[in-house]
RNA sequence: GCCGAAAUGGCUCAGUUGGUAGAGCAACGCACUCGUAACGCGUAGGUCGCGGGUUCGAAUCCUGCUUUCGGCA
Repeated sequence: GCCGAAAUGGCUCAGUUGGUAGAGCAACGCACUCGUAACGCGUAGGUCGCGGGUUCGAAUCCUGCUUUCGGCA
């Protein structure tokens, strides 16, 4: 330099051919217990890596860039 993959709550990841984002763990509260942990119930937390475009509507499509990983030279 070229090619490919990935980027989504604190962490690990889903998101079914575009319709307004979810799970598990973690955190917090309640309940349970003599008490703690576990189990149970609930709550909060993400403008989806950044900019632009298409569209009534974009995490999803197009485009430029950034970072990480892999391959080729």